This is a predicted structure of a 75-nucleotide RNA (transfer RNA) from a Thermoguttaceae bacterium. It matches the Rfam family "tRNA". The sequence is in RNAcentral, with records from ENA. The prediction has a mean pLDDT of 81. NCBI's taxonomy places the organism under Bacteria, Pseudomonadati, Planctomycetota, Pirellulales, Thermoguttaceae.
RNA sequence: GUCCUCGUGGAGCAGUCAGGAGUGCUCGCCACGCUGUCAACGUGGAGAUCGCGGGUUCAAAUCCCGUCGAGGGCG
Numbered sequence: 001g002u003c004c005u006c007g008u009g010g011a012g013c014a015g016u017c018a019g020g021a022g023u024g025c026u027c028g029c030c031a032c033g034c035u036g037u038c039a040a041c042g043u044g045g046a047g048a049u050c051g052c053g054g055g056u057u058c059a060a061a062u063c064c065c066g067u068c069g070a071g072g073g074c075g
Stems, first nucleotide, its partner, number of pairs: 001074007010027005020058001029045005051067005
């Protein structure tokens, strides 16, 4: 230089191919219930500019362009 993969709540993931509510899972956090207390369990809640910028579209985590970071292949 070129090509590929990855980037999503505090942590780890799914969702992307084939656009339709920040949708879902595990853990963590907060409140309440339960308990003599804690844990476990139950209920509810907070927490995301979906790496960043732009474009397409009625509508973008998803499609397109650019760009940043991490890893890898080739030279």